This is a predicted complex of two RNAs, RNase P RNA and transfer RNA, with 496 nucleotides together.

[in-house]
């Protein structure tokens, strides 16, 4: 001069307050008990309320953003398959789970310590690649390079040679455009060129070896076929039901019950019971089995319903949607002991995990955790002093629990420790 | 407390899903014309850090992440 990791987020005292809880005292109310025929009288002093006193507890590393993951609760419940939608994306491990963490691999940056990466698939398909440019995906020739063929021109007695003006052609090396131009460098080769041939590098293919794997190494083959974009659609693999403590539960007359409109259904079968009727038998009271009707209830099928569809188990019987009107805007609970903190030891490179001991650490509810003063400490500025040090002034951040946990991200005055370049 | 939506000239919007020069609509503003004058009307013009930062991409208002501000819903 840097890089990385961890810790801390003032201390003590005094006075005045706020809040939870425990104990005590006082006050009002008064559950209950005894007695009485009753009115009444007496005892008792619970729980809750108010006041006072005392003890004890009282914000964070992010309590924040609400970006992920879980617990918990409700939507009766459980299972299978499929689709839609959303998310994740190297490999292995950790974890209750994760988009988190640890270790490793690959790529990139840095002299280095170290840092960064949404890091599957572009030879499954669709789509896009503006402008510029000749050409933008099985592409293309503007300038250029060449001179094979024809015409022309020049030279030569001639065979022929020269020229590149025109046409037909060859090429993709160089220039130029662009974010990107269809492997790169070199040598050979050629009219000029070109993986056309060769070497190395890159790429692809299959093989062997190492590794749990991602991947790496080795030798071989192929002259190159395969541009970019998936934080475009999509494909592959994996994961995910929805809503949220204003969830939900209890008390109380208080989602109980009422009214309207619309949609679907209101069906079939079979026993049982009861009543009535007609019929048969009997002299009669009455008895009898079937028939018919009415009513009740049971079972089965069908129908309908819940949290996407279908199916299965199972449940319910009218279901669903919209609107009107009415009631409550109170109290209690959920509520804080938990994947909890500290110390020690073991396993592991680590994340993490196991064992032992020990501790209890906010639970308010329009919402407490505060204010002032003094001393000390840290930092800055000024002054004095040779120096140690002394005096004065200033600053002290980000921020405030709201059901609870694990992460990530963002904000943060300053201070301390360790490792490394 | 929980949940959802938005931010584009001075004002109100579209464009975003499906990326291609900040492109467009209405009102407003400025200059000119018409009119005796004003309005209306006609012609021309100015005015934008697409809320901020970072990322993906050749390229971002648009896609992704974080932050800021505003609005709405739920007992």
């Nucleotide at each position: 001069a840097g890089u990385c990791g961890g810790c801390u987020g003032g201390a003590c005292g005094g006075c005045c307050g706020c809040u939870g809880u425990c104990g005590c005292g006082c006050g009002a109310u008064g559950a209950g008990g005894c007695u009485u025929u009753g009115c009444g009288g007496c005892c008792a002093g619970a729980a809750g309320c108010g006041c006072g006193c005392g003890g004890u507890g009282g914000a964070g590393g992010a309590a924040a953003g609400u970006c992920c993951g879980g617990g918990c609760u409700c939507c009766a419940g459980g299972g299978a398959u499929u689709g839609a939608c959303g998310g994740u994306g190297g490999c292995g491990g950790c974890u209750a789970a994760c988009g988190g963490c640890c270790g490793c691999c690959g790529g990139g940056g840095g002299c280095g310590a170290c840092c960064c990466c949404a890091g599957g698939g572009a030879a499954a398909g669709u789509g896009c690649c503006a402008c510029a440019g000749a050409g933008a995906a099985g592409a293309g020739a503007c300038c250029g390079c060449c001179g094979g063929c024809g015409c022309g021109g020049g030279c030569g007695c001639g065979a022929g040679c020269c020229u590149u003006g025109c046409g037909c052609g060859g090429c993709a090396a160089g220039g130029g455009u662009g974010a990107a131009a269809a492997g790169g460098u070199g040598c050979g080769g050629u009219a000029a060129g070109a993986g056309c041939g060769c070497a190395c590098c890159g790429c692809g293919c299959g093989g062997c070896c190492g590794g749990u794997a991602a991947c790496g190494g080795c030798a071989g083959c192929g002259g190159c076929a395969c541009g970019g974009c998936a934080a475009a659609c999509c494909c592959c693999a994996c994961c995910g039901g929805g809503a949220g403590c204003a969830a939900g539960a209890c008390c109380g007359a208080a989602u109980a019950g009422g009214g309207g409109c619309g949609g679907c259904a209101c069906g079939g079968g079979u026993g049982c019971c009861g009543g009535c009727g007609a019929c048969a038998c009997g002299c009669g009271a009455g008895u009898g089995g079937g028939c018919g009707c009415c009513g009740g209830g049971g079972c089965c099928c069908a129908g309908g319903c819940g949290a996407a569809a279908u199916c299965c188990c199972g449940g319910c019987c009218g279901c669903c949607g919209c609107c009107c009107g009415g009631g409550u805007u109170g109290g209690u609970u959920g509520c804080u002991c938990g994947a909890g903190g500290g110390c020690g030891g073991g396993a592991g490179c680590a994340a993490u995990u196991c064992c032992g001991c020990u501790c209890c650490c906010a639970g308010a509810g329009g919402a407490a955790u505060g204010g002032c003063c003094g001393u000390c400490g840290c930092g800055g500025a000024g002054g004095g002093g040779c120096a140690a040090c002394c005096c004065u002034c200033c600053a002290g951040a980000c921020a405030g629990a709201a059901c609870c946990c694990g992460g990530c991200u963002u904000a943060c005055a300053g201070g301390c420790c360790g490792a490394c370049u | 407390a929980g949940c959802g939506g938005g931010a584009u000239g001075g004002g109100g919007c579209a464009g975003c899903c499906a990326g291609g020069a900040g492109u467009g609509c209405c009102c407003g503003c400025c200059g000119g014309g018409c009119u005796c004058a004003u309005a209306a009307c006609c012609c021309g013009g100015a005015g934008g850090u697409c809320a901020a930062a970072g990322g993906u991409u050749c390229a971002a208002a648009u896609c992704c992440u974080u932050u800021u501000c505003c609005c709405g819903c739920u007992a």

The coordinates come from a structure-prediction model, not an experiment, and the mean pLDDT is 75. Rfam match: Bacterial RNase P class A.